[in-house]
Context: one part of a larger RNA
Order: sequence, then structure tokens, then C1' cells
RNA sequence: UGACGGGGGCCCGCACAAGCAGCGGAGCGUGUGGUUUAAUUCGAGGCUACGCGAAGAACCUUACCUAGGGUCGACAUACUGGUGGUAGUGAACCGAAAGGGGAACGACGCUUCGGCGAGCCAGUACAGGUGCUGCAUGGUUGUCGUCAGCUCGUGCCGUGAGGUGUUGGGUUAAGUCCCGCAACGAGCGCAACCCUUGUCCCUAGUUGCCAGCACGUAAUGGUGGGAACUCUAGGGAGACUGCCGGUGACAAACCGGAGGAAGGUGGGGAUGAAGUCAAGUCAUCAUGGCCCUUAUGGCCAGGGCUACACACGUACUACAAUGGCAAGGACAAAGGGCUGCGACCCCGCGAGGGUGAGCCAAUCCCAGAAACCUUGUCUCAGUCCGGAUCGCAGGCUGCAACUCGCCUGCGUGAAGUCGGAAUCGCUAGUAAUCGCGGAUCAGCGAUGCCGCGGUGAAUACGUUCCCGGGCCUUGCACA
Repeated sequence: UGACGGGGGCCCGCACAAGCAGCGGAGCGUGUGGUUUAAUUCGAGGCUACGCGAAGAACCUUACCUAGGGUCGACAUACUGGUGGUAGUGAACCGAAAGGGGAACGACGCUUCGGCGAGCCAGUACAGGUGCUGCAUGGUUGUCGUCAGCUCGUGCCGUGAGGUGUUGGGUUAAGUCCCGCAACGAGCGCAACCCUUGUCCCUAGUUGCCAGCACGUAAUGGUGGGAACUCUAGGGAGACUGCCGGUGACAAACCGGAGGAAGGUGGGGAUGAAGUCAAGUCAUCAUGGCCCUUAUGGCCAGGGCUACACACGUACUACAAUGGCAAGGACAAAGGGCUGCGACCCCGCGAGGGUGAGCCAAUCCCAGAAACCUUGUCUCAGUCCGGAUCGCAGGCUGCAACUCGCCUGCGUGAAGUCGGAAUCGCUAGUAAUCGCGGAUCAGCGAUGCCGCGGUGAAUACGUUCCCGGGCCUUGCACA
């Protein structure tokens, strides 16, 4: 000087408390451990691994296993030699394919016509490696933590390590600001500048809008028209403790109020200091060293990554009446669409099939939003709850759904009656609850992830305690 203390003081954070909904019990999805296996490829491991890399494992992917089979190689560059029936295309035949095999067809650029080149063949140097080392590395990421800290120049103090500044009194979300002070300044962080959302104004008016006018329809902005409104997307205004009162050191600031769509950082996002964990990644990529070189490289078929006595994490669906079922009725936002989205109509109980209008999309389509509202029914039961499991019959994608896809119809109807110890999330348009979309993608094991809107709470006395953190101080057997 740090780190540490079941030392002290001050102060924060869904840290506790106050609340709401869960997890832990059940079934199932998914990841992991373990076990099994020819293989169940590899990595990730308290918080910070475990719906994580994987935003798509039937083949492919694929790195694993078994079997087959090629060796200048699937791919790059260079050198030497050879090569016009040469490159390329490639029938029969063997084969699971890869590969082998070769009937047959059959070229090119430049040229001084000698050749040169491309390609191919042979050979050589080399290629290749998801082989090892993340404790050799770059890059990149997680974490403490969006915590308020981390430092420098000069000066001053100290023999020196170092200190001072950065401590102190207030204040703040903040090393934020004010005051004081052997310090005076400065940098990286904080804040602001950026995006989005909340109000208004201006401009613009199609594919969006329809107040007033007219036409028309069974009905609809459908038509003429309109530019008000909504909206769209450009520009601008607006919030700054600016104003008033109080408190305060007359300061910074805090408390209350006015006006205002919004008030003290308005809400959300992006943004992550110096560093810590020899944290993660040699399997994104790059790369030092080491290792393999007829194999640890390359190709292919089938299998495996989907196994299953079990254990854990994380989700989904439930156990019902604030509900299930049936019928009718209403209201979104944000996205995606040409190998695409696919309306209407017809067929089918349905998944779906047929046809194919329109749309490169504020125009057309995906697209019916659901919870909700109204009416009816069920009447507390393992039930008209719950839907696992299994049987049969079908549909779709794809070369191919046995291992191992999703969906539909009929039947079957399991556990489960609110979950021990323990434990997680959340402070407002949040939790809870309800549906919708997208990426990946032929299809899909998506209940995952990333977004979007609808409905919409309860509670916070307080900081003693648990956890994490910041500043000052103290002790110290640690560095």
C1' cells in the first nucleotide's frame, strides 16, 4: 500500500422486510450428470455450466462408430518429364454407395507454324487435420457492475515503499455539485450528445384517412370529391429546478406548489472505466509450438448424437366453477412474403387436396387475434376436470419418416385434489394472465429464443438481520 475480520461509522441494491405469482410433489418437453453402448462426437462446471455453443441432428449437417474402398489426394501454388483420339461427356457390366470399368462421342487460346499455354497423366516439393496445448497467443465474450470508481502531469511531504490531490463538512443516481483544504490542474469513467416512446405545430396526402357535400349498394371510403380528423415521415417547439414559497452556510441542494401532455435523470434502449477470475473459447476465425502423413488427412453406405434402473437444472400442461363445453358478438400491435405469401370457389368431419385471383406489397396475402362480452349447459364428482399412454385409420414435407418427423379423425383415457426441507422472479403499464409474429427452416420434435400488442394488480413500516457492493476508520500472525 492492499487484501482480510463472526471490528466500528456512514450509505446503496427486489438484499431483507411488506406483497403477488411460482419452482421443489404429478405428467410431459428440453439440457446435464450417471449408467449403457461398436459409437452414444466435442466443448460449457458455484454465483458467471446445465431450452448453454445448437436461430432447426431422419440422409446431409457430423466432428463419433461399423463396414467398404481411393493415396499429389475434395482444395492451393511451384518445378521436372510426358501427353492430339488429349481435355471433357461417358453406355454395358460389378457394387449399398463411393469406387472400379471402359464401348462410343469429342474440343480450346496465342503462334514467327518451330512451338508456347490451358487441361490431363507420372513424379517431387507440398496439400490436409473439428489432432494436443485457451497455462504459449491474437481476436472476441462472460463476471464483479452501469457499481462509481481508476489514474496522470507539475508542486509539496517522506531516507524510501508511498502519501497528498481523491481525505474533511454538506449534497447527489453519480469522484454529481458546493464549501473548505499544500495543493493546482488534467485524463478514462458519471452525465450530456444517439435511437425510441409520451404533447403540440409546420410541410406533404398515396397504397393510408372520410368531417361536411353528392352518387350508388343487400353491404363496405365502393365512386365523384375533400385535406378537416386518424395515420404515415421529414422538419421544428417543449423541461431548464426556468418560476413561486419554505429549509439550508448567503452555497450546492432538498421539500412543497403553480403552470404544463410531461417535473426534477419523464419511461425504455444503445452505451460497460482501470482492472479481477492464468474465467470461457486452438470446434467461428486467425496463430506459435508439438503430433499424424497409403493416415489422426479424403470419399461413401448404414448406424449413432434420439440409448435408460436413476439424479439435478429449466420450461410447458394441469389438478378445476374467477372453471370446462356449446352457440353468437367485439377490439390490436409488430412482422414476413417470388423456388414466396396464396384470397374466392369446389371436394373432405378434419389434417389437407384441386383450381388459381391478387401481391416485389400503408394497395394483395399469411390473418380467425385470444383472454373478453352475451346466452345456454355441467353442479363438486378423479367429474363434460386433466390430458399422459396406447390401438386403428388417414394427411403433409422430403430420394427416403423402421431406428428417428409433424399434423388430423375415431377410440383409449394414466398420474394429478395445489405440492416436505429448501428456493426463484417481480416496485407499474411492472408482476400475473391472454393471444400474435419472426429468425433458423424442405419438414420439424419450438412448450425454446427474440420481438409485438390486449387485460392489468398487490405491497414497500423500515434498514435490526441474510446476500452483494461503495466510502472513511481500526486491528492484523496474510501478500